Predicted 3D model of a 486-nucleotide part of an RNA (small-subunit ribosomal RNA, 3' major domain) from an uncultured bacterium. The prediction has a mean pLDDT of 83. RNAcentral holds the full RNA, with entries from ENA and SILVA.

[in-house]
Context: one part of a larger RNA
RNA sequence: UGACGGGGGCCCGCACAAGCGGUGGAGCAUGUGGUUUAAUUCGAUGCGACGCGAAGAACCUUACCUGGGCUUGACAUCCCAAGAAUCUCCUGGAAACAGGAGAGUGCCUCUUUGAGGAGCUUGGUGACAGGUGCUGCAUGGCUGUCGUCAGUUCGUGCCGUGAGGUGUUGGGUUAAGUCCCGCAACGAACGCAACCCCUGUGGUUAGUUGCCACCACCGGUGAUGAGCCGGUGAGCACUCUAGCCAGACUGCCCGUGCAAGCGGGAGGAAGGUGGGGAUGACGUCAAGUCAGUAUGGCCCUUACGCCCUGGGCUGCACACGUGCUACAAUGGUCGGUACAGAAGGAUGCAAUGCCGCGAGGUGGAGCAAAUCCUCAAAGCCGACCCCAGUUCGGAUUGGAGUCUGCAACUCGACUCCAUGAAGUCGGAUUCGCUAGUAAUGGCGCAUCAGCUACGGCGCCGUGAAUGCGUUCCCGGGCCUUGUACA
Numbered sequence: 001u002g003a004c005g006g007g008g009g010c011c012c013g014c015a016c017a018a019g020c021g022g023u024g025g026a027g028c029a030u031g032u033g034g035u036u037u038a039a040u041u042c043g044a045u046g047c048g049a050c051g052c053g054a055a056g057a058a059c060c061u062u063a064c065c066u067g068g069g070c071u072u073g074a075c076a077u078c079c080c081a082a083g084a085a086u087c088u089c090c091u092g093g094a095a096a097c098a099g100g101a102g103a104g105u106g107c108c109u110c111u112u113u114g115a116g117g118a119g120c121u122u123g124g125u126g127a128c129a130g131g132u133g134c135u136g137c138a139u140g141g142c143u144g145u146c147g148u149c150a151g152u153u154c155g156u157g158c159c160g161u162g163a164g165g166u167g168u169u170g171g172g173u174u175a176a177g178u179c180c181c182g183c184a185a186c187g188a189a190c191g192c193a194a195c196c197c198c199u200g201u202g203g204u205u206a207g208u209u210g211c212c213a214c215c216a217c218c219g220g221u222g223a224u225g226a227g228c229c230g231g232u233g234a235g236c237a238c239u240c241u242a243g244c245c246a247g248a249c250u251g252c253c254c255g256u257g258c259a260a261g262c263g264g265g266a267g268g269a270a271g272g273u274g275g276g277g278a279u280g281a282c283g284u285c286a287a288g289u290c291a292g293u294a295u296g297g298c299c300c301u302u303a304c305g306c307c308c309u310g311g312g313c314u315g316c317a318c319a320c321g322u323g324c325u326a327c328a329a330u331g332g333u334c335g336g337u338a339c340a341g342a343a344g345g346a347u348g349c350a351a352u353g354c355c356g357c358g359a360g361g362u363g364g365a366g367c368a369a370a371u372c373c374u375c376a377a378a379g380c381c382g383a384c385c386c387c388a389g390u391u392c393g394g395a396u397u398g399g400a401g402u403c404u405g406c407a408a409c410u411c412g413a414c415u416c417c418a419u420g421a422a423g424u425c426g427g428a429u430u431c432g433c434u435a436g437u438a439a440u441g442g443c444g445c446a447u448c449a450g451c452u453a454c455g456g457c458g459c460c461g462u463g464a465a466u467g468c469g470u471u472c473c474c475g476g477g478c479c480u481u482g483u484a485c486a
Base pairs, nucleotide, nucleotide: 001486002485003483004482005481007480008479009478010477011476012475013474015470016469019433020432021431022430026325027324028323029322030321031320032319033318034316035315042053043052064311065310067308068307069306070305073128077127078126079124080123081122082121083120086103087102088101089100090099091098092097107117108116109115110114130300131299133298134297135296139294141289142288143287144285146283151190152189153188154187155186156185157166158165159164170181171180172179196277197276198275199274201246202245203244204243205242206241207240210236211235215233216232217231218230219229220228221227249271252265253264254263255262256261327426331385332384333383334382335381336380337379343374344373345372348367349366353362354361355360392423397418398417399416400415401414402413403412439462440461441460442459443458444457445456
């Protein structure tokens, strides 16, 4: 100087407390351990591995295994020789591949024969290719974590023999090393904050594909009355779209204080960082990644490289993590009816119609998109159920189908009929959340032929409860103290 203490002081955080909903019990999904296996490829392992790499394992992917094949190789550059490229067929075969047959003569330059060249194919030879082989404890890059915590340092000066200290400590204050006051310090840098994006109010510009108040006309309804509904024109008022601008700064008032600030109030759409995002200091963990890529070294070179078939990654006594669905009446079923946002769309999204109980099929208007298409559910109204292993719950199993795809046996999703398991709210324990949040309801997207998505990332609808407080648990910051630790 640090680190540590079941030392002290001050302070913060869904850390506890106060609340709401879960986990742990059940079934299923998914990941992991274990076990099994020819193989069940590899990595990730306290927090910070375990719905993680994987934003898509039937083949492919694929790295693993079985078997069949290739050896300058699937891929790059160079050399030599031959041949147009290319296409078709036969035999063996699971395919890869091996063997064989036929058709076929292009482009550029030079003077036709011919020669040279580009490109491609085949053969040969060696330089070489290739390796998801090892080492993340040789590395770059990227990432996690402490932690969006408020810290980490430097120059000069001063102090100390020196390590070092001071500044950065102290008194206040803040979300903040934020600011103020003081001070042998005076300044400065990286962080904090602000500048950036979205959102909340208003103004202005613009008005198509958006909007439809007013006006005119037409059609329907009605009693050719009022009104209502639909359409066209006109229009840009409103909504909206998207550029610019304004707006919030403790600016104003009161109290308090030396000040910074704090408490209250006014006005205001918004008030003291308005809400959310992006943004992650010096460093720590020899943290993670050689399997994303790059890369040193080592290793393999008729194989640890490459191609193919089939299998495996989905195996199952079991254990754990993360989720989904439930156990019902604030519910289930049936009928009627209403309201979003954000996205996506050409090998695509697909309306009206027709067929099917349905998954879906048929057909194809429209739309390269503010134009067309995909579009809610909870909710509300009415009826039944009457507390039961049930009209709860839907696992499992049998049958019949649909769709994607060369192909759904291993191993896809979905539909219909039948079947109807466990489960009656879950021990010790443990997790999330402070407001448009939790809880709850659906919708969309990426990956993607299809899908094991209940995952991930977004979007909107409905919409709470509680917070006395900081004694305790956990993590962290500052000062101080002890130390036989570094």